Model confidence (mean pLDDT): 80 of 100. Small-subunit ribosomal RNA, 3' major domain from a metagenome, 455 nucleotides, folded computationally.
[in-house]
Context: one part of a larger RNA
RNA sequence: UGACGGGGGCCCGCACAAGCGGUGGAGCAUGUGGUUUAAUUCGAAGCAACGCGCAGAACCUUACCAACCCUUGACAUGGGUAUCGCGGGACCGGAGACGGUCCUUUCAGUUCGGCUGGAUACCACACAGGUGCUGCAUGGCUGUCGUCAGCUCGUGUCGUGAGAUGUUCGGUUAAGUCCGGCAACGAGCGCAACCCACACUCUUAGUUGCCAUCAUUCAGUUGGGCACUCUAGGAGAACUGCCGGUGAUAAGCCGGAGGAAGGUGUGGAUGACGUCAAGUCCUCAUGGCCCUUACGGGUUGGGCUACACACGUGCUACAAUGGUGGUGACAAUGGGUUAAUCCCCAAAAGCCAUCUCAGUUCGGAUUGUCGCCUGCAACUCGGCGGCAUGAAGUCGGAAUCGCUAGUAAUCGCGUAACAGCAUGACGCGGUGAAUACUUUCCCGGGCCUUGUACA
Numbered sequence: 001u002g003a004c005g006g007g008g009g010c011c012c013g014c015a016c017a018a019g020c021g022g023u024g025g026a027g028c029a030u031g032u033g034g035u036u037u038a039a040u041u042c043g044a045a046g047c048a049a050c051g052c053g054c055a056g057a058a059c060c061u062u063a064c065c066a067a068c069c070c071u072u073g074a075c076a077u078g079g080g081u082a083u084c085g086c087g088g089g090a091c092c093g094g095a096g097a098c099g100g101u102c103c104u105u106u107c108a109g110u111u112c113g114g115c116u117g118g119a120u121a122c123c124a125c126a127c128a129g130g131u132g133c134u135g136c137a138u139g140g141c142u143g144u145c146g147u148c149a150g151c152u153c154g155u156g157u158c159g160u161g162a163g164a165u166g167u168u169c170g171g172u173u174a175a176g177u178c179c180g181g182c183a184a185c186g187a188g189c190g191c192a193a194c195c196c197a198c199a200c201u202c203u204u205a206g207u208u209g210c211c212a213u214c215a216u217u218c219a220g221u222u223g224g225g226c227a228c229u230c231u232a233g234g235a236g237a238a239c240u241g242c243c244g245g246u247g248a249u250a251a252g253c254c255g256g257a258g259g260a261a262g263g264u265g266u267g268g269a270u271g272a273c274g275u276c277a278a279g280u281c282c283u284c285a286u287g288g289c290c291c292u293u294a295c296g297g298g299u300u301g302g303g304c305u306a307c308a309c310a311c312g313u314g315c316u317a318c319a320a321u322g323g324u325g326g327u328g329a330c331a332a333u334g335g336g337u338u339a340a341u342c343c344c345c346a347a348a349a350g351c352c353a354u355c356u357c358a359g360u361u362c363g364g365a366u367u368g369u370c371g372c373c374u375g376c377a378a379c380u381c382g383g384c385g386g387c388a389u390g391a392a393g394u395c396g397g398a399a400u401c402g403c404u405a406g407u408a409a410u411c412g413c414g415u416a417a418c419a420g421c422a423u424g425a426c427g428c429g430g431u432g433a434a435u436a437c438u439u440u441c442c443c444g445g446g447c448c449u450u451g452u453a454c455a
Base pairs, nucleotide, nucleotide: 001455002454003452004451005450007449008448009447010446011445012444013443015439019403020402021401022400023399026316027315028314029313030312031311032310033309034307035306042053043052064302065301066300067299068298069297070296073127077126078125079123080122081121082120083119084118087104088103089102090101091100092099093098107117108116109115129291130290132289133288134287138285139284140280141279142278143276145274150189151188152187153186154185155184156165157164158163169180170179171178195268196267197266198265200236201235202234203233204232205231206230209226210225211224214223215222239262242256243255244254245253246252318396322355323354324353325352326351327350334344335343336342362393367388368387369386370385371384372383373382409431410430411429412428413427414426415425
C1' cells in the first nucleotide's frame, strides 16, 4: 500500500420488512446429470452452466455409429499431355454413392497457324483438407462485479524509501454531484449532458387518412371540406426558472404556484481502470502440435428422440371470483415482392341459460380407432382434427424466486428461423391491483477508520 475480520461509524440496492403472485407436491413439455448404447456428437458447471450455443435433429442439418466406396481428392493455385465443349435423355447392376451401355447436342475469337481464351479428362508433384488437441500460447467477441461511483495522471510539497498528499474533512447529491475549507494547483477516463422513443402545444402537408358544417348513401359510399383524429417532417416546452420556509448570505432540502409534464418527467441506448489464467480454437481468424489410401472426402441406414432414477426452467390444473352452451363488442406491433387502399386479424370483459361442491358437466395425461396437412419419405421420430377412453391431482414439507405502476397478476395477438413442427425466444396491445412502519437482522456494494503471526 492492499486484502481480510462472527471490529467500529456513515450510506445505498425488491437486500430485509410490508404486500401480491409463484417454484418446491401432480401430469406433461424442455434442458442437464446419471445410466444404457455400435453411437446416444461436442461445448456450457455456484451466483455469472442447466427452454444455454440450437431463430426450430424425420433425410439434409450432423460434427457421432455401422456398412459400402474414393485417394491431387467435395474446394483453390501452378506444370505437362490429350480432347473440343458444357449439357440433356433412356436402359442395366446396386441400399445409394458409384460403375457400365446407348442416343442427342457439337464453345467463343481467328491473321485459318492448335494461334489465343475457356472448358473437360488423365499423369506426376508442390499441395488441398481436418467441427482433430491446446481458450493455461492468442486476436476478436461476450458474461460478471455493475450503470456500482469509482480509477488515474502532470507539476508542486512531505517522506531515506515503499509511498503519501490531491481523492481526506464539514455539509449535500442518484453520482469523486455540487458548495465551503485545506500544501496543494490543475487535468484525464468514468457520472451528468449531447442520441432515440413516449407524454403536451404550435406549424407545414392533406392521400390511401379524417367528417364538425351542407347535400347524398346500405356503407365516409359519392360530391365537398382539411376544422378534428391521424400520419411524418420542423419548431417550442422544464431550467429549482418563480414565491415562502430552512440552511452558513453556499451547495442544497421542504412546501407552494403556474403547467400536459417538477425537481434525473418515464423508458431505452450508452458499461471507467480492472477482477474471475471466467467463456468461446465447434462463428470467424490464428501460433504450436498431430492425421495425410486417413483424424480427409462421398453415400445408405441408424443415433443426437434411449430410461430403475436425480435436479433446473416452464405449461396445464386441482375449480363456482369457476366449467359448459348461446350471445357479444373494442386493439396494437408486425407480415404478405408493391400497397394508411386489399388480406391475416383477438381473447379475457359484458348479458342470458345451465351445472350445485362431487374426483364432479373440475382436470385433461394415457390408450384405441378414423381422417387431414407438409414432405422423395412421418416405422424408429412430425403437427392437427373427429369419436371413444378418461390417469395423477382437493393448493403442495424443509426451503426458495419475481415484482414498487400502467408495474405485478391476468388475457389474447404478431414476428424471426422454418417444407412441416413451440408450452421456447423476441415484440405488441386489452383489463389492471396491493404494499413500503423502518434499516434491528439476512445478502451484495460504496466511503472513512481500527487490528493483523496474511501478500
Notes: The RNAcentral record of the full RNA draws on SILVA. Its Rfam family is "Bacterial small subunit ribosomal RNA". Rfam links the family to the GO terms ribosome and structural constituent of ribosome.